[in-house]
The RNA shown here (SAM riboswitch aptamer (S box leader)) has 107 nucleotides and comes from an Anaerolineae bacterium. The prediction has a mean pLDDT of 84. It was read from a public genome assembly, where an Rfam model found it. Lineage of the source: Bacteria > Bacillati > Chloroflexota > Anaerolineae.

RNA sequence: UACUCAUCAAGAGCGAGUGAGAGAUCCGGCUCGACGAACUCGCGGCAACCCCCGAUCUACCGGGACGGUGCUAAGUCCGGCAGGGUAUAAACUCUGGCAGAUGAGCG
Repeated sequence: UACUCAUCAAGAGCGAGUGAGAGAUCCGGCUCGACGAACUCGCGGCAACCCCCGAUCUACCGGGACGGUGCUAAGUCCGGCAGGGUAUAAACUCUGGCAGAUGAGCG
């Protein structure tokens, strides 16, 4: 870094350093932030993809949490594209897609 598969409405924060931005990107919203953002470190926590045990029909399922990742504001913060529903409209809403994130596999 390309591809494949699975998942993405749940859950889980304090301290120290630092000092102005942050929520992936563009646009539009909305939100967080000097009562300290992002980032780094320490300690804790969540979850259960890999992993382990059991069961089994290689699926699915139950349990565990030493280890490898991940995560720890808001649905992936929301929308943008396509189609549908209510509606005069505004607006609301549903499904799918695009993009993205995480894991596993493979090159």